[in-house]
A computed fold for a 391-nucleotide part of an RNA from Desulfotomaculum nigrificans CO-1-SRB, annotated as large-subunit ribosomal RNA, domain III. Its mean pLDDT, the model's own confidence on a scale to 100, is 81. Its Rfam family is "Bacterial large subunit ribosomal RNA". Its family is annotated with ribosome and structural constituent of ribosome in the Gene Ontology.
Context: one part of a larger RNA
RNA sequence: GAGUAAGCGAAAAGGCAGGUGAGAAUCCUGCCCGCCGAAAGCCUAAGGAUUUCUGGGGAAGGGUCGUCCGCCCAGAGUAAGCCGGGACCUAAGCCGAGGCCGCAAGGCGUAGGCGAUGGACAAUCGGUUGAAAAUCCGAUGCCACCAACAGCCGAUUGAGGAUGGAGUGACGCAGGAGGGUAAGCUAAGCCAGCGGCUGGAAAAGCUGGUCCAAGCCGGUAGGGAGUGUGGCAGGCAAAUCCGCCACACAUAAUCCUGAGAGGUGAAGGGGAGCGAAAAGAAGUAGCGAAGUAGCUGAACCCAAACUGCCAAGAAAAGCUUCUAACGAGGCUAGUUGGUGCCCGUACCGUAAACCGACACAGGUAGGUGGGGUGAAAAUCCUAAGGCGCGC
Numbered sequence: 001g002a003g004u005a006a007g008c009g010a011a012a013a014g015g016c017a018g019g020u021g022a023g024a025a026u027c028c029u030g031c032c033c034g035c036c037g038a039a040a041g042c043c044u045a046a047g048g049a050u051u052u053c054u055g056g057g058g059a060a061g062g063g064u065c066g067u068c069c070g071c072c073c074a075g076a077g078u079a080a081g082c083c084g085g086g087a088c089c090u091a092a093g094c095c096g097a098g099g100c101c102g103c104a105a106g107g108c109g110u111a112g113g114c115g116a117u118g119g120a121c122a123a124u125c126g127g128u129u130g131a132a133a134a135u136c137c138g139a140u141g142c143c144a145c146c147a148a149c150a151g152c153c154g155a156u157u158g159a160g161g162a163u164g165g166a167g168u169g170a171c172g173c174a175g176g177a178g179g180g181u182a183a184g185c186u187a188a189g190c191c192a193g194c195g196g197c198u199g200g201a202a203a204a205g206c207u208g209g210u211c212c213a214a215g216c217c218g219g220u221a222g223g224g225a226g227u228g229u230g231g232c233a234g235g236c237a238a239a240u241c242c243g244c245c246a247c248a249c250a251u252a253a254u255c256c257u258g259a260g261a262g263g264u265g266a267a268g269g270g271g272a273g274c275g276a277a278a279a280g281a282a283g284u285a286g287c288g289a290a291g292u293a294g295c296u297g298a299a300c301c302c303a304a305a306c307u308g309c310c311a312a313g314a315a316a317a318g319c320u321u322c323u324a325a326c327g328a329g330g331c332u333a334g335u336u337g338g339u340g341c342c343c344g345u346a347c348c349g350u351a352a353a354c355c356g357a358c359a360c361a362g363g364u365a366g367g368u369g370g371g372g373u374g375a376a377a378a379u380c381c382u383a384a385g386g387c388g389c390g391c
Base pairs, nucleotide, nucleotide: 014032015031016030017029018028019027033388034387035386036385041368042367043366047348048347051346052076053075054074055073056072057071061069062068081142082141083344084343085342086341088119089118093114094113095112099108100107101106123140124139125138126137127136143340144339145338146337147336148335149334150332151331152330153329160326164322165321166320167319168318172309173308174307175306178302179301180300183296184295185294186293187292189210190209191208192207193206194205211269212268215264216263217262222257223256224255225254226249227248228247229246230245231244232243234242235241273287274286310313354363355362370382371381372380
């Protein structure tokens, strides 16, 4: 040279006004503008571990600033019989009494156990906080167990009864059709508000809204199964169960299963809109209309269905049933009352809170994902919602 050049981490973008304050491009509020919208929205798993909320602060952290913050200080916040896990089951895998092997350390492994990413299993709607909610509150339900009452069955003509038998649970891939629902759209229907100015318009005008669960009743579209009697050496014992054989009756009765609609739940909730009194307190408290019809229509439900195919597609618990030992009590569809344990639950979660030394243009499983255009989750625009990327 020079406190110059470069750099301040996506080219989505800011502007104005008001407020606070010692101090404002950067904090707060309002209006306008811009960006995402199969996401840059919402829910959730992992991981993180208080980052959540309230009050206060500004040294440092923040690529500038800072009155602000995922920073610092203090206080507060996570409420469950029915959500997830445990008190249930097993898979790979792991542990492993005895046992086998090894000089030993130790290795393998039977019984047995642990182990979800699977099976089984009871709750929905609404309200509420500064921060929690299927957890609190309200309403309506459901499950298990206990007790009482009521009722039923049985007592040698044997009810019941298992770690035992049998069935079920129980499963591949591909394909298409049907019946529904969610969701969306439209409206000269219905309800509420608006309907000011200028040439017209009080209306076939404009804007907004036109809903609701589990459970219970009911048993539909549909799917599946033959039924009874006799016999038997099989199912390690037994069996009325399963299996095998024969006969009779059958193709239509019966049984099992089965979404949804409808009814109820609901004289309830929510609801556009209307809207106080007001001290320091508001669109708050409170009030509350309409609620129909048509169209489109799922990847969701019926469905572990059906049809086809060959590479032939977990286990156990649970549930149903059968008897054995044993055996005199057992059971409950009913009503009422009671009981219901432990752990998680805040917040982030395509990200400034996780993995990347960073408030890093990278990476990160699942669900949901409206409208117009369209074959579409493409594209472009947009709703709800969220942002303008900390010079």
The RNAcentral record of the full RNA draws on Rfam.